[in-house]
């Protein structure tokens, strides 16, 4: 320098145009349970890397950027 892949809550992940308020697990917080803790039950907060384009509508498609990983030279 070029090519490919990836980017979603604190962590790991699902979702590839509209369907619910972006789902699930762990974690956090509250209530409950218990003599207490843990476990269990109920509930809550918390996320689409950034910019632009396409579209009636974009987390999803396209382009560029950034970061990470891999490959070629």
């Nucleotide at each position: 320098u070029c090519c490919g892949c990836u980017a979603u809550a604190g962590u790991g992940u699902a979702g590839g145009g509209g369907u619910u308020u972006a789902g699930c697990a762990c974690g956090u917080c509250g209530c409950u349970c218990u003599c207490u803790c843990a476990c269990g039950g109920c509930g809550a907060a918390g996320a689409c890397c950034c910019g632009g384009a396409u579209u009636c509508g974009a987390a999803u498609u396209c382009c560029g950027g950034u970061a990470g990983c891999g490959g070629a030279a």